Transfer RNA from a Phycisphaerae bacterium, 74 nucleotides, folded computationally.
It matches the Rfam family "tRNA". The family's RNA type in Rfam is transfer RNA.
RNA sequence: GGCGGUGUAGCUCAGCUGGCUAGAGCAUGGGAUUCAUAAACCCAAGGUCGUGAGUUCAAGUCUCACCGCCGCCA
Numbered sequence: 001g002g003c004g005g006u007g008u009a010g011c012u013c014a015g016c017u018g019g020c021u022a023g024a025g026c027a028u029g030g031g032a033u034u035c036a037u038a039a040a041c042c043c044a045a046g047g048u049c050g051u052g053a054g055u056u057c058a059a060g061u062c063u064c065a066c067c068g069c070c071g072c073c074a
Base pairs, nucleotide, nucleotide: 001073002072003071004070005069006068007067010026011025012024013023019057028044029043030042031041050066051065052064053063054062
């Protein structure tokens, strides 16, 4: 340099054929329970969906450019 993959919560990831409020587990905070602690149980908080632009009535999802990471080829 060329090609492909990937980027969504603090971490690991889902999100179908574009459509109603963006979700799960873990972690964190609170509650309840217990003599006490842990586990299991209930609740809550936490998101510019990498950045910018485009298409569309509507974009995490489609298109383009750029950035980061991974792999292959040279």
The sequence is in RNAcentral, with records from ENA.
The source organism's lineage runs through Bacteria, Pseudomonadati, Planctomycetota and Phycisphaerae.
Its mean pLDDT, the model's own confidence on a scale to 100, is 80.